About this RNA: Small-subunit ribosomal RNA, central domain from an uncultured bacterium, 352 nucleotides, folded computationally. RNAcentral holds the full RNA, with entries from ENA and SILVA. The prediction has a mean pLDDT of 84.

Context: one part of a larger RNA
RNA sequence: CUGGGUGUAAAGGGCGUGUAGGCGGGACUGCAAGUCAGAUGUGAAAACCACGGGCUCAACCUGUGGCCUGCAUUUGAAACUGUAGUUCUUGAGUACUGGAGAGGCAGACGGAAUUCCUAGUGUAGCGGUGAAAUGCGUAGAUAUUAGGAGGAACACCAGUGGCGAAGGCGGUCUGCUGGACAGCAACUGACGCUGAGGCGCGAAAGCGUGGGGAGCAAACAGGAUUAGAUACCCUGGUAGUCCACGCCGUAAACGAUGACUGCUAGGUGUCGGGGGACAACAGUGCCCCGGUGCCGCCGCAAACGCAGUAAGCAGUCCACCCGGGGGAGUACGUUUGCAAGAAUGAAAACUC
Numbered sequence: 001c002u003g004g005g006u007g008u009a010a011a012g013g014g015c016g017u018g019u020a021g022g023c024g025g026g027a028c029u030g031c032a033a034g035u036c037a038g039a040u041g042u043g044a045a046a047a048c049c050a051c052g053g054g055c056u057c058a059a060c061c062u063g064u065g066g067c068c069u070g071c072a073u074u075u076g077a078a079a080c081u082g083u084a085g086u087u088c089u090u091g092a093g094u095a096c097u098g099g100a101g102a103g104g105c106a107g108a109c110g111g112a113a114u115u116c117c118u119a120g121u122g123u124a125g126c127g128g129u130g131a132a133a134u135g136c137g138u139a140g141a142u143a144u145u146a147g148g149a150g151g152a153a154c155a156c157c158a159g160u161g162g163c164g165a166a167g168g169c170g171g172u173c174u175g176c177u178g179g180a181c182a183g184c185a186a187c188u189g190a191c192g193c194u195g196a197g198g199c200g201c202g203a204a205a206g207c208g209u210g211g212g213g214a215g216c217a218a219a220c221a222g223g224a225u226u227a228g229a230u231a232c233c234c235u236g237g238u239a240g241u242c243c244a245c246g247c248c249g250u251a252a253a254c255g256a257u258g259a260c261u262g263c264u265a266g267g268u269g270u271c272g273g274g275g276g277a278c279a280a281c282a283g284u285g286c287c288c289c290g291g292u293g294c295c296g297c298c299g300c301a302a303a304c305g306c307a308g309u310a311a312g313c314a315g316u317c318c319a320c321c322c323g324g325g326g327g328a329g330u331a332c333g334u335u336u337g338c339a340a341g342a343a344u345g346a347a348a349a350c351u352c
C1' cells in the first nucleotide's frame, strides 16, 4: 500500500466539547484548479512485446513497429468535484406556547431507625451460633418508659418508570441553572456531520490539608471450626465510609455493540406531548411525534442470536485490530503523579 474485520473468537476510545483535517442539501450563472478530448514537443540507447533477418538450431546478435501508461506547452468541453456570485427551504438553528423529569449546584427543614448519655420501672440474665465460646451484665445489663446528644441514610410511593454525554442521580421545600420533548411555522438561510491533537468531565478504592465520626467495616485482636485455618461463622475493632478544598484518572467505565444520516413487514406493553370523534365529569377506543421494553418477518450471522433502539441495506468521519498459548500489556525508555500508580509505545530470554 492492498485486503478483511471489531456484541460473545484479536479488535469501539469511559464520556463529552471542539481545533486542524476529511465529507457535505435544492436551483441558476461565471471561471476552468481537478476532470475529459484534440494538437505539438519531449519521454536517450539498451531492455520488454509483435513481426521479420543472421550464426546448421537455440542461447546470442540484429531490422522495423509497438511500448515508454509520464511531463510540458497549447486549443477546446463544462456534466461532476472545486471556486466566485445570486437565490431557496426540506438539513441545522432561533423565537413563541405548553407540560414531564431521582439532570446539576447551593441553602433550609423533617420523621423513622441504630448507637451513646441521663433518669424511672424492673431482675438475672443478655447476646450469638449448625452447636458453642470469646463478649456484655448484681458497680444492675437485656427489656421497657421519658428526656437529651450526634452522625449517616432517606422505608412505603418504586415501576425491563423517569432524567443525564458518560460516570451517575431517589425524604421535603426554596433559590440559581443545563438539556430533551410536543405544538406552532414567525425568523436565519446550509450556518451541517465527524473529529487526529488539545481541553473538560469521569464510580469505587487510594492520597494531601482541615473537620466529622452514629452505623458499617479492610488491617488487627480474641472465640470457634479444622489435620492445619494467616479463611468462611461469632465477639470486638482502626483506617475508611461523611463534609470542604486539592490530587488520582482507573473499572466486567458493558448494550462487552463509536458518532451522525437515509431506507427496509408487522404485533404488543409502557412513559411524555399533541390531534380529531364520542361523551361532554371521570373516561373510551383511533391517529401523529419523541423515549423506553418484549415478540417477530425479510435480511444478516460460525452459531448464539440481532431484527425501525439492527448485529439488515447504504453513505460520511473517527478510533482500534489481525503472524499460536504463556512470559506480558511485563522490562527498558518517555510523559504524568506527593505517593500508590497511570498513560504511551513496546520487547527478549525462557517455556508448552
Stems, first nucleotide, its partner, number of pairs: 003322004007304002012318001014201004021194003025088007033081002035077008048066007091191001092188003096183003103177007110154001115149007125136002162169002206247006215241002220236004258317006266295010277284002299306002324352003333344004